[in-house]
RNA sequence: AAACUGAAGAGUUUGAUCCUGGCUCAGAUUGAACGCUGGCGGCAUGCCUAACACAUGCAAGUCGAACGGCAGCACAGGGUAGCUUGCUACCCGGGUGGCGAGUGGCGGACGGGUGAGUAACGCGUGGGAAUCUGCCCAACAGUGGGGGACAACCCGAGGAAACUCGGGCUAAUACCCCAUACGUCCUACGGGAGAAAGCGGGGGAUCGCAAGACCUCGCGCUGAUGGAUGAGCCCGCGUCCGAUUAGCUAGUUGGUGGGGUAAGAGCCCACCAAGGCGACGAUCGGUAGCUGGUCUGAGAGGACGAUCAGCCACACUGGGACUGAGACACGGCCCAGACUCCUACGGGAGGCAGCAGUGGGGAAUAUUGGGCAAUGGGCGAAAGCCUGACCCAGCAAUGCCGCGUGGGUGAAGAAGGCCUGCGGGUUGUAAAGCCCUUUCGGCAGGGAAGAAAAGGCGAGCGCUAAUACCGCUUGCUCUUGACGUUACCUGCAGAAGAAGCACCGGCUAACUCCGUGCCAGCAGCCGCGGUAAUACGGAGGGUGCAAGCGUUUAUCGGAAUUACUGGGCGUAAAGCGCGCGUAGGCGGUUUCGCAAGUCGGGUGUGAAAUCCCCGGGCUUAACCUGGGAACUGCAUCCGAUACUGCGUGACUUGAGUAUGAUAGAGGGAAGCGGAAUUCCGGGUGUAGCGGUGAAAUGCGUAGAUAUCCGGAGGAACACCAGUGGCGAAGGCGGCUUCCUGGAUCAAUACUGACGCUGAGGCGCGAAAGCGUGGGGAGCAAACAGGAUUAGAUACCCUGGUAGUCCACGCUGUAAACGAUGUGUGCUAGCCGUUGGGGCACUUGGUGUCUCGGUGGCGCAGCUAACGCGUUAAGCACACCGCCUGGGGAGUACGGUCGCAAGAUUAAAACUCAAAGGAAUUGACGGGGGCCCGCACAAGCGGUGGAGCAUGUGGUUUAAUUCGAAGCAACGCGCAGAACCUUACCAGCCCUUGACAUCCCGGUCGCGGAUCUUGGAGACAGGAUCUUUCAGUUCGGCUGGACCGGAGACAGGUGCUGCAUGGCUGUCGUCAGCUCGUGUCGUGAGAUGUUGGGUUAAGUCCCGCAACGAGCGCAACCCUCACCCUUAGUUGCCAUUGGUUCGGCCGGGCACUCUAAGGGAACUGCCGGUGACAAGCCGGAGGAAGGCGGGGAUGACGUCAAGUCCUCAUGGCCCUUAUGGGCUGGGCUACACACGUGCUACAAUGGCGGUGACAGAGGGCAGCGAGCCCGCGAGGGUUAGCAAAUCUCUAAAAGCCGUCUCAGUUCGGAUUGCACUCUGCAACUCGGGUGCAUGAAGGUGGAAUCGCUAGUAAUCACGGAUCAGCAUGCCGCGGUGAAUACGUUCCCGGGCCUUGUACACACCGCCCGUCACACCAUGGGAGUUGGCUUUACCCGAAGACGGUGCGCUAACCUCUUAGGAGGCAGCCGGCCACGGUAAGGUCAGCGACUGGGGUGAAGUCGUAACAAGGUAGCCGUAGGGGAACCUGCGGCUGGAUCACCUCCUUU
Repeated sequence: AAACUGAAGAGUUUGAUCCUGGCUCAGAUUGAACGCUGGCGGCAUGCCUAACACAUGCAAGUCGAACGGCAGCACAGGGUAGCUUGCUACCCGGGUGGCGAGUGGCGGACGGGUGAGUAACGCGUGGGAAUCUGCCCAACAGUGGGGGACAACCCGAGGAAACUCGGGCUAAUACCCCAUACGUCCUACGGGAGAAAGCGGGGGAUCGCAAGACCUCGCGCUGAUGGAUGAGCCCGCGUCCGAUUAGCUAGUUGGUGGGGUAAGAGCCCACCAAGGCGACGAUCGGUAGCUGGUCUGAGAGGACGAUCAGCCACACUGGGACUGAGACACGGCCCAGACUCCUACGGGAGGCAGCAGUGGGGAAUAUUGGGCAAUGGGCGAAAGCCUGACCCAGCAAUGCCGCGUGGGUGAAGAAGGCCUGCGGGUUGUAAAGCCCUUUCGGCAGGGAAGAAAAGGCGAGCGCUAAUACCGCUUGCUCUUGACGUUACCUGCAGAAGAAGCACCGGCUAACUCCGUGCCAGCAGCCGCGGUAAUACGGAGGGUGCAAGCGUUUAUCGGAAUUACUGGGCGUAAAGCGCGCGUAGGCGGUUUCGCAAGUCGGGUGUGAAAUCCCCGGGCUUAACCUGGGAACUGCAUCCGAUACUGCGUGACUUGAGUAUGAUAGAGGGAAGCGGAAUUCCGGGUGUAGCGGUGAAAUGCGUAGAUAUCCGGAGGAACACCAGUGGCGAAGGCGGCUUCCUGGAUCAAUACUGACGCUGAGGCGCGAAAGCGUGGGGAGCAAACAGGAUUAGAUACCCUGGUAGUCCACGCUGUAAACGAUGUGUGCUAGCCGUUGGGGCACUUGGUGUCUCGGUGGCGCAGCUAACGCGUUAAGCACACCGCCUGGGGAGUACGGUCGCAAGAUUAAAACUCAAAGGAAUUGACGGGGGCCCGCACAAGCGGUGGAGCAUGUGGUUUAAUUCGAAGCAACGCGCAGAACCUUACCAGCCCUUGACAUCCCGGUCGCGGAUCUUGGAGACAGGAUCUUUCAGUUCGGCUGGACCGGAGACAGGUGCUGCAUGGCUGUCGUCAGCUCGUGUCGUGAGAUGUUGGGUUAAGUCCCGCAACGAGCGCAACCCUCACCCUUAGUUGCCAUUGGUUCGGCCGGGCACUCUAAGGGAACUGCCGGUGACAAGCCGGAGGAAGGCGGGGAUGACGUCAAGUCCUCAUGGCCCUUAUGGGCUGGGCUACACACGUGCUACAAUGGCGGUGACAGAGGGCAGCGAGCCCGCGAGGGUUAGCAAAUCUCUAAAAGCCGUCUCAGUUCGGAUUGCACUCUGCAACUCGGGUGCAUGAAGGUGGAAUCGCUAGUAAUCACGGAUCAGCAUGCCGCGGUGAAUACGUUCCCGGGCCUUGUACACACCGCCCGUCACACCAUGGGAGUUGGCUUUACCCGAAGACGGUGCGCUAACCUCUUAGGAGGCAGCCGGCCACGGUAAGGUCAGCGACUGGGGUGAAGUCGUAACAAGGUAGCCGUAGGGGAACCUGCGGCUGGAUCACCUCCUUU
């Protein structure tokens, strides 16, 4: 500051991130529909589908003041009859009011409906000239005379009807003729042609029998002019999609002449010419009424075109004209067609896309209402009549707007509901209760406005001869309302009659319980549901809207997701393979001119409504209304001239030309050369050659391979050779010659913008492939054989044909790539290399400057990042090409090209919620580097074979309880199942229970022991003995115990370890895992933690955008090894004494030892090495040396690892049983398979003898000495010992002897007999002993385990559990080795790096065939229909032309007649419908068939992702069940190693 005001995002691809990109949501809107619900009012709106068919009623009439008239009604008048002189009935009667039908006029071309057609001058906008225009307005002139008909009516005839025909009478504002003609029209400029109608009102003079003449007023009529209005025509511009529609056109384009129209014109015709339109999209196909506007949007846009308004088109379908001012006419006519109806079968009638209404279609859209009171329209002089236009009412929450369903108070926070951690919370001041109010609705009463006119009575003015008439102004008066029981106001009663719907996982506001258990279901997207679901269903509670709320449809928005505003194309989708060039687009410096673009101003227009602003009216609002603003546009005039454009002149820098040089695998042709392969001939020579991972096929004694000589032939050109050169790209490589294109450099001269780009077009275009003819050495698709393999249509090998080569012709594609279009300019540098030139000097392998090319790094900047970076992917300009989610698909169909293969152009249905790019962290790799570990290797001993033990699987069983399952289940839970344990099975019992708490009743106990009955026992009884609870207010009062009872509850080794706690295993005693701050990165993240060394170690050092810190490592702890101190019994005994000779005793505490404290080891010292570090190597000393040995100690985490049967625990389940008790059985089964062990197979041994030396432990329901008995296990007896004292306790391997290689003097299984111990009890089912028996087994296949030193091996000993039971487990000591070159390989792990399509993380991902189901689609013999084209046939109605012998009132004439003119009829061309033939195109169906998509766990293989196990991919060709394989050429979007080159740093 009147008209300015306006811009939000979110979810979803990933383990996470950024980007790209689609899908989805939140908003607004709707002529809506559906579901649930519904109180009132106002204002709007209401067949979007079948332009489908329609019953019934109404929707266009009016005028008697144009006319003849009088069917019906009414009234005068007259007559007749009845007769109560005033009534009734009948007749006459156009005289009057009026009026059916008719003549005539005006109107039925408006109003109302619909949107089928139409892509067009149809519409919109702005212009134009060659036109018409009834009624209306203005002004001019006139309105004279005459004539003949036809309806109605009457008569007759036909027909069922509709209707028609013949004869006769008659009027007019109907028709015709004559006159007149200002102006009008025609003209040869002399002239010629052409009108009319009356009706009504009033009236003084004059005339007339009357009518009337006459005058006047009004209405009308004729001619002509202008206007207004309306209409016709033409033009510029704008106006949907498809190019898989590219050519269209014969009246077509123009001319001349004529016709025609209201009017220009090929509008029509004749002739002439051959044009016209089209890439600025013609033609064709599809779709569509257009606009003002409406919805949305910040806008620009996008979508739409209901209601209201303007235009157009249509009126059952198609064609046609008539009338008229206007129509080719919605409620007119004719014809054809379809349909419906009537019919007497001969013929007729009809057209709701008017208002209602009906059927039908549909998800869906209203009353067969009232009224002309208002507004408007037609007719009329008017009254008035008509008006489904209109105004109202009805129906519908269809929309918008407003109102109400109550207000205040009210805590005992009632009851009920829901939840609960049981305390409570919540519903909730909500209810009730108390106090108020009364809108709306109900009842009653009152009560506007919409109404102004017209009419009547006066007054004034005008007209006029006139105080008539008529018109205008004004006063008074009278009457008109469908709505309507109106709006509005008042009164009465009473909280009284009035709340629902959706949602509550995220987006998105709102949460709990129950039910359900991948079921039922939800879902807009992501996604929920498989036993604790805020996501399903119900409930309680909550949130949001509210007489509505949700859902669905549709449009815009968000979507910058078609990008004008406002996008992109290296890798995400996207640069044509490359050039030449047409149209087009764009274009250097300068002069003058023009003024098209551009800019400024004026004028006209941009209808109204709508939108916006300021006001006004309904109580408010919606709504209505006044004024303004706006309508961003178009046209025209004037002005400006910088820029663009056009014209003109000039210029040289862009571009080009000339001259002189230079480099080059640039292209084409001809010729020549040597090396090598192969073949042929010959020589030498002999058994092999060849080939591979290893082989074989193959070649070779008929002489190969090898080697030498000679010859033939074809193809390719080693070294030079280089991120070197040339070319537009493809591409180009021996040498010489000829022909030829381009580039660069230097200096001058010349031309004077000649330029850039480039749709179409044209040309070139690797390899493969095709055609014809050659050629063919090597190589080599196909093919054959050999291998490999589960298979091997492959990889490898041996052969081998097309082809590869040449000529000519086709093809036209590649990862044709820098995945980067062409051109120009600008924007830091440094270092190479290549071609040329200049300058300088020290003349060189020099330095420097410069132009052109080709590389590396890099600043700014850009980028999602990677990266690009004067060779741009930076900053700009010009032009072209291309992209718009993934799949379907570069496919189908169609077109074009091709000999073919095929190329090119290029969709849709359907389907998915992604598909992608870059980068990050992991994980993984049959990737790389470094490093470690009994990981391999080097060794020793085992397992796997035997017998047995033990665990497991399996099987069996009534039960063989359950768990554990690769490592990390399997001598594991179980440190010990005969009963018990025990959870399992069978049978028998109990039911408040074996156990806890509470209540009632009883008893005062209970308990223990012994005996005893029934029973298998649990259990149920009996007897005897022992004992006789505590407190007390003395009350069976309290506690406690027991018995009995009722119910709450107990109980469950029932389920879920994937609901959990706790505990544990494992990677792994591996060296890792993290954080704070800082820094870097858009971010995930990185850095630190990487690097160089080093370590057992992220151990330490150094370096470093990092600096620090935490959990781990190490150390601190325990133990062993040395020493010291302290202490000295139960230990010890050196010295000394005694002795029973035993530390036994005295004594002692030195030693051993015990057990408490301390010391000692730290790379501290030396040398070397290393970087002057950390450290490493060696050495000294030392008991011990580089962590001294061993233990305890287990980071962040992983495995939904293990355990609900240790315990605890949520939820679920059982409750006379899934709980509890008992007896017996089972866990001990046995064809088998596996794991772990024991004992062996023997002499390093067995047996016999001898008999030395430990450690660490245990012991009272115990260890048990000694003595006695027994062959022995063991028994008897009982000393000592709650332990450095006693005891288990003997240690065993050792040593000596014997056996002498055998199924043994090995081995001990198995079995028999007889014993012993424990225990209530050894049958199922214990241990031990003796005697007897004497199995397999002779060192163990593939495979596999442990161990690096006091270790392995071997030998005994002890302990826990335990009545008894160990080959297991946990410990202890004795004896006591071998080997480690080393890190290639196997396994596991750590760090760095690399690739990745993996992230449930390689036990990953994933491809194709086949089989099954469903879906859409292509082809398809054909078939059905729509649209359309061409040719021909037929040709209604109709107008036009011709004719017109038949007929004919007006006019003419010379009148029994003729003429002019007209009509019927006939003919002609045109033409709708219809038909025939042949096409084009679209769609439906279609046996069969092709591929595609989707689907749960199908089949076959393993193609791709890692070097994916043959690197992959592209093009092409061949082959193959399939993925695919192979050949040729190409690409890196290939890992790894090495080399070369280049770059960076020093």